SAM riboswitch aptamer (S box leader) from a Chitinophagaceae bacterium, 115 nucleotides, folded computationally. Lineage of the source: Bacteria > Bacteroidota > Chitinophagia > Chitinophagales > Chitinophagaceae. Model confidence (mean pLDDT): 76 of 100.
[in-house]
RNA sequence: CACUUAUCAAGAAAGGCAGAGGGUAAUGGCCCUGUGAAGCCUUGACAACCUACGUUUCAUACAUAUGAACGCAAGGUGCCAAUUCCAACCCGAUGAUUACCGGGACAGAUAAGUC
Numbered sequence: 001c002a003c004u005u006a007u008c009a010a011g012a013a014a015g016g017c018a019g020a021g022g023g024u025a026a027u028g029g030c031c032c033u034g035u036g037a038a039g040c041c042u043u044g045a046c047a048a049c050c051u052a053c054g055u056u057u058c059a060u061a062c063a064u065a066u067g068a069a070c071g072c073a074a075g076g077u078g079c080c081a082a083u084u085c086c087a088a089c090c091c092g093a094u095g096a097u098u099a100c101c102g103g104g105a106c107a108g109a110u111a112a113g114u115c
Stems, first nucleotide, its partner, number of pairs: 002114007013043005021032003027087003044080001046078001049076003053071003057068004084107001089104004094099001
């Protein structure tokens, strides 16, 4: 890189370096940004995907144990503007002039796993 599965409406920022962009790329919007963008570093938080640990009940089991639920936050990741910022493509409801709502697809992000 590719593939599989799950989740994506919640949550959480300060300091230092740096110096003009950023919101993955492209299109349209909208927004953030010299009251300092991206990036890097430090510290702190958020969260609970995996591992560890704990509790209780349930299921399987003779038992050991395994799974599920709940908790915890030590370890591995992740994350800390706006719903993945919104739309685009398809379908549908209301409505009637470009509005509004819902669902899906595509793309993407993260985790766990496979080759």